[in-house]
This is a predicted structure of a 362-nucleotide RNA (Bacterial RNase P class A) from a Desulfovibrionaceae bacterium.

RNA sequence: GGAGUCGGACGGAUCGCCGCCGCGGACCCCCGGGUCCGGGGAGGAAAGUCCGGGCUCCACAGGGCAGGACGCUGGGUAACCCCCAGGGGGAGCGAUCCCCGGAAAGCGCCACAGAAAACAGACCGCCAGCCCAGGCUGGCAAGGGUGAAACGGUGGGGUAAGAGCCCACCAGCGGCCGCGGCGACGCGGCCGGCUCGGCAAGCCCCGUCCGGAGCAAGACCAAAUAGGGGAGCGUUCGAGGUCGGCCCGGCCGAUGCUCCCGGGUAGGUCGCUCGAGGCGUCCGGCAACGGCCGCCCUAGAGGAAUGGCGAUCCCCCGCCCAAGGGCGGGGACAGAACCCGGCUUACAGUCCGACUCCGUUU
Numbered sequence: 001g002g003a004g005u006c007g008g009a010c011g012g013a014u015c016g017c018c019g020c021c022g023c024g025g026a027c028c029c030c031c032g033g034g035u036c037c038g039g040g041g042a043g044g045a046a047a048g049u050c051c052g053g054g055c056u057c058c059a060c061a062g063g064g065c066a067g068g069a070c071g072c073u074g075g076g077u078a079a080c081c082c083c084c085a086g087g088g089g090g091a092g093c094g095a096u097c098c099c100c101g102g103a104a105a106g107c108g109c110c111a112c113a114g115a116a117a118a119c120a121g122a123c124c125g126c127c128a129g130c131c132c133a134g135g136c137u138g139g140c141a142a143g144g145g146u147g148a149a150a151c152g153g154u155g156g157g158g159u160a161a162g163a164g165c166c167c168a169c170c171a172g173c174g175g176c177c178g179c180g181g182c183g184a185c186g187c188g189g190c191c192g193g194c195u196c197g198g199c200a201a202g203c204c205c206c207g208u209c210c211g212g213a214g215c216a217a218g219a220c221c222a223a224a225u226a227g228g229g230g231a232g233c234g235u236u237c238g239a240g241g242u243c244g245g246c247c248c249g250g251c252c253g254a255u256g257c258u259c260c261c262g263g264g265u266a267g268g269u270c271g272c273u274c275g276a277g278g279c280g281u282c283c284g285g286c287a288a289c290g291g292c293c294g295c296c297c298u299a300g301a302g303g304a305a306u307g308g309c310g311a312u313c314c315c316c317c318g319c320c321c322a323a324g325g326g327c328g329g330g331g332a333c334a335g336a337a338c339c340c341g342g343c344u345u346a347c348a349g350u351c352c353g354a355c356u357c358c359g360u361u362u
Base pairs, nucleotide, nucleotide: 001358002357003356004355005354006353007352008351009350010349012313013312014311015310016309017308018307020041021040023038024037025036026035027034028033029032043333047344048343050342051341052340053339054338055214056213057212058211067210068209069208070207071206072086073085074084075083076082087100088099089098090097091096101205102204106203107202108199109198110197123144124143125140126139127138128137129136130135131134152170153169154168155167156166157165171195172194173192174191175190176189177188178187179186180185218270219269220268221267228261229260230259231258232257233256240252241251242250243249277296278295279294280293282291283290284289314331315330316329317328318327319326320325
């Protein structure tokens, strides 16, 4: 100097004018508005709503079935499909990145090609016998060819030809033992010819966890309406009931009016933002993280505020220019809605740190 891999920070700045939404103070009218002053007012992802929790209401004796999610080990955490550290496998020269229960429980599937895609089987081929043109019967699976994947590899023995059929070494698998590690697992030894395809994001098996709905949760105040309860008044054309054999009479009483309770709509208030909170020192821990102390308070709207214009500066691009400089254009992704921890996705441009590989110079 070039190429690259990780991690972190920022994501325009200042001022003026005019607005918008909350908060605090003072004043005014007149009992919910107005004026003035002061102060606050989007993000690293506020996004997707994909995981996990807090909170609220509903349900619930306990256990199981069904269903769903997750899945190496140890730790962190309120919890997690998250994070940290480690293990194994894979990719890369490397920094580094990607993946993770079980396929020797069972079922199912494996396109095309190919003889055959999994208890094996045999298209060409090889060997033996028979007719001997070419076939038939039997033996074989070493060679050819197909495929993403073909039933261990090399060498020797053996044979009619062959084959773990036998042997040596190598690779894999399984069992047992020893050592190291909390563990996943690693290292070493012995034994067994055992040679076994892949997919579990198809069913399934094993283990762990899981009640449902969500701030339009939910709570309170409360005009109005329906239905309900109560009190009072009133009407006689009083239906009807009761006391009664019948009449009179008494009592109850549909219907009417007023008031109260209750109900809960419109509307209003709360929930609402101080919280698993942020920053800093120190301590424990490899780390994630935890602990002590100190400091700080940082939007709370509800058809939904957080905006517009101007000036100067900053960054980028283009043109002009002898440098200085001048002119023009641009500054991304995106907008809180109960809160928090994650993940994922989008993003103009800028800065910082650690590390790897190559080249050059000394």
Overview
A source record names the gene rnpB. Its Rfam family is "Bacterial RNase P class A". Rfam classes the family as a ribozyme. Gene Ontology terms of the family: dimeric ribonuclease P complex, ribonuclease P activity and tRNA processing. RNAcentral holds the sequence, with entries from ENA. Lineage of the source: Bacteria > Pseudomonadati > Thermodesulfobacteriota > Desulfovibrionales > Desulfovibrionaceae.